[in-house]
A computed fold for a 495-nucleotide part of an RNA from Candidatus Deianiraea vastatrix, annotated as large-subunit ribosomal RNA, domain I. The coordinates come from a structure-prediction model, not an experiment, and the mean pLDDT is 82. The RNAcentral record of the full RNA draws on ENA. NCBI's taxonomy places the organism under Bacteria, Pseudomonadota, Rickettsiales, Candidatus Deianiraeaceae, Candidatus Deianiraea. It matches the Rfam family "Bacterial large subunit ribosomal RNA". Rfam links the family to the GO terms structural constituent of ribosome and ribosome.
Context: one part of a larger RNA
RNA sequence: AGUAUUUGGUGGAUGCCUUGGUAUUAGCAGGCGAUGAAAGACGUGGUAGGCUGCGAAAAGUUGCGGGGAGUUGUCAACAAACUUUGAUCCGCGAAUGUCUGAAUGGGGUAACCCACUCCGCAAGGAGUAUUGCAAACUGAAUUCAUAGGUUUGUAAAGCAAAACCUAGGGAACUGAAAUAUCUAAGUACCUAGAGGAAAAGAAAUCAACCGAGAUUCCGUAAGUAGUGACGAGCGAACGCGGAACAGCCCAGUAGUACACAGAUAAGAACUCAAAUUGUAUGGAAAGGCAAUCGACACAGGGUGAUAGACCCGUAGAGGUAGAAAGUUUGUGUAUUCUUGAGUAAACCGGGACACGUGAAAUCCCGAUUGAAUAUGGGGGGACCUCCCUCCAAGGCUAAAUACUAGCUAAUGACCGAUAGUGAACAAGUACCGUGAGGGAAAGGUGAAAAGAACCCCGAUAAGGGGAGUGAAAUAGAUCCUGAAACCAAAUACUU
Numbered sequence: 001a002g003u004a005u006u007u008g009g010u011g012g013a014u015g016c017c018u019u020g021g022u023a024u025u026a027g028c029a030g031g032c033g034a035u036g037a038a039a040g041a042c043g044u045g046g047u048a049g050g051c052u053g054c055g056a057a058a059a060g061u062u063g064c065g066g067g068g069a070g071u072u073g074u075c076a077a078c079a080a081a082c083u084u085u086g087a088u089c090c091g092c093g094a095a096u097g098u099c100u101g102a103a104u105g106g107g108g109u110a111a112c113c114c115a116c117u118c119c120g121c122a123a124g125g126a127g128u129a130u131u132g133c134a135a136a137c138u139g140a141a142u143u144c145a146u147a148g149g150u151u152u153g154u155a156a157a158g159c160a161a162a163a164c165c166u167a168g169g170g171a172a173c174u175g176a177a178a179u180a181u182c183u184a185a186g187u188a189c190c191u192a193g194a195g196g197a198a199a200a201g202a203a204a205u206c207a208a209c210c211g212a213g214a215u216u217c218c219g220u221a222a223g224u225a226g227u228g229a230c231g232a233g234c235g236a237a238c239g240c241g242g243a244a245c246a247g248c249c250c251a252g253u254a255g256u257a258c259a260c261a262g263a264u265a266a267g268a269a270c271u272c273a274a275a276u277u278g279u280a281u282g283g284a285a286a287g288g289c290a291a292u293c294g295a296c297a298c299a300g301g302g303u304g305a306u307a308g309a310c311c312c313g314u315a316g317a318g319g320u321a322g323a324a325a326g327u328u329u330g331u332g333u334a335u336u337c338u339u340g341a342g343u344a345a346a347c348c349g350g351g352a353c354a355c356g357u358g359a360a361a362u363c364c365c366g367a368u369u370g371a372a373u374a375u376g377g378g379g380g381g382a383c384c385u386c387c388c389u390c391c392a393a394g395g396c397u398a399a400a401u402a403c404u405a406g407c408u409a410a411u412g413a414c415c416g417a418u419a420g421u422g423a424a425c426a427a428g429u430a431c432c433g434u435g436a437g438g439g440a441a442a443g444g445u446g447a448a449a450a451g452a453a454c455c456c457c458g459a460u461a462a463g464g465g466g467a468g469u470g471a472a473a474u475a476g477a478u479c480c481u482g483a484a485a486c487c488a489a490a491u492a493c494u495u
Stems, first nucleotide, its partner, number of pairs: 001494009015480001016444002020415002022412007029404002031159002039100003042055003046078001049075003061094006070082003105114003115128005130156009164195001165193005175182001179229001205212002216243005226234002247396003250340001254336011270318003276291004292309002294298001300312003345369002348366005355381001376391005431438002451479001454466004
């Protein structure tokens, strides 16, 4: 030095576990905001760093109800207290609620600076933004007036759920194996606005000589008819089967909205809730053996190993305040007009229709023109006739449909710490970046801290050796299991 074996070290794979995720189902809810939101800053505890709660009345105050023995949130103890004169805790209300933020007295580099008016002895309190609408009072040049000004009342604003909806704008990559019409696509994205849904909606609709009877959504019709450098592609409708169904109004015995009063059902915390003993093993029995019982409850979780009968629960039964919302009845207020003309239609230019101007109907917009009035008018895919059908140029309308940030309950041939959310832990944290923004790693002692008194070595260390605890300490806090790489020691053999 090598090989082998053994014993350790290092390391943290694997196994087991789950506080966290993930997908979905059902129900609820679908908004909050000038009565100051969302989001924050700073404070607030006996001690106080983070998180949580709260707001100078500051881990809290108060009323009512529930509940019944412990409690003073958590990491995480200590001290000092509270509590059967009912605490802590839970539910429903009320009060307080610094500063920033639409931020609204003015300013500003958010959480800061500086004011005025009124009330008050003071401490302090209240008010003072803008715009729309309404009313009142004032009021120029300029006589009347008007513009303007002031005050009061009322409304708006901002946020979110990276979702769903409507409208106004609106790409390119790409495909066409190049590329220009075309496609991608009215997609992405921007803007405005609304609601719990939105939009649409009660035929100037279809159909075909039979008839149907608002809208929306699903299946089919059908990749059909069409459209298309007839390329790539795009792509209906009629009809049929379903889901859900609802019709109304424009001067009135009406609809809608709001306010007030009454009725109604439903509804919080929470309560009750059956049935087991013995025995051996073991640290511990829920497992074994023996015997027994409940079940409208053998869903699930916990308990020193695997529990229907130990605990929490579960089936089932009970219980209730105020407010809000829903439905409904009544009253009051407000609002909605006489059947729709610069309209229909034509021409020109565009857009939407599955339909690219085409034979191009139909619908919408811009420009120029411009009817009829139910004895009338529109449509039936150029156009005309017959026939059929409907009544535009006013308005409202639930359900079936789309979505899920949030709440409740539940489920999984979903994950199990390099997985599952980026995040099971002080996670959108630490850290990086001027900034927009990017963005981690990191779980497990034990049944119970019983977390190692005391002694020894050492520096009053670190670390270790005894002792002790424990079933176990090679479970000792770098703590379950503890693989491999890698390192060392001992032994054997070889050189």